RNA sequence: GCGGGUGUAGUGUAGCCUGGUAUCACUCUGCGUUGCCAACGCAGCGACCCGAGUUCAAAUCUCGGCACUCGCA
Numbered sequence: 001g002c003g004g005g006u007g008u009a010g011u012g013u014a015g016c017c018u019g020g021u022a023u024c025a026c027u028c029u030g031c032g033u034u035g036c037c038a039a040c041g042c043a044g045c046g047a048c049c050c051g052a053g054u055u056c057a058a059a060u061c062u063c064g065g066c067a068c069u070c071g072c073a
Stems, first nucleotide, its partner, number of pairs: 001072007010026003020056001028044005049065005
């Protein structure tokens, strides 16, 4: 330099092809249970890598970047 893949809560992930309230688990916070802790139960907080375009509406489609990663040279 060329080509492929990946980027979503603090962490790991589903959703993307086929646009319409963003999923689940752990963590965290509160409550319950307990003499206390742990465990367990209930509730809650928290996210779409950046920019532009298309659209009534974009995590999703298009274009351009950035980061990581794999292959080729």
Molecule: transfer RNA
Organism: Candidatus Woesearchaeota archaeon